About this RNA
This is a predicted structure of a 91-nucleotide RNA (transfer RNA) from Nesterenkonia sp. PF2B19. Lineage of the source: Bacteria > Bacillati > Actinomycetota > Micrococcales > Nesterenkonia. Rfam family: tRNA. Its family is annotated with triplet codon-amino acid adaptor activity in the Gene Ontology. It is annotated as a transfer RNA.

RNA sequence: GGAGCGCUGUCCGAGCGGCCGAAGGAGCCGGUCUUGAAAACCGGUGUGCGGCAACCCCGUACCGUGGGUUCGAAUCCCACGCGCUCCGCCA
Repeated sequence: GGAGCGCUGUCCGAGCGGCCGAAGGAGCCGGUCUUGAAAACCGGUGUGCGGCAACCCCGUACCGUGGGUUCGAAUCCCACGCGCUCCGCCA
């Protein structure tokens, strides 16, 4: 340099243009059980901003970054960034 694949929450990972702030698993928090733990089971668990006296709650934005298409984008298109695989070149 050429070709292909990928980037989603703390981590892994699924995701027909609308039913998605987002399945499932791990982790973490709380609980049940236990003499106590582990295991198992049950519930909860992203971040920012704004509202509220306030945990809760409500609104809103966010799927690598920035644009575009569309009534509507994690999903389609473009550019860029990063990573992986294969091929090629130089040494």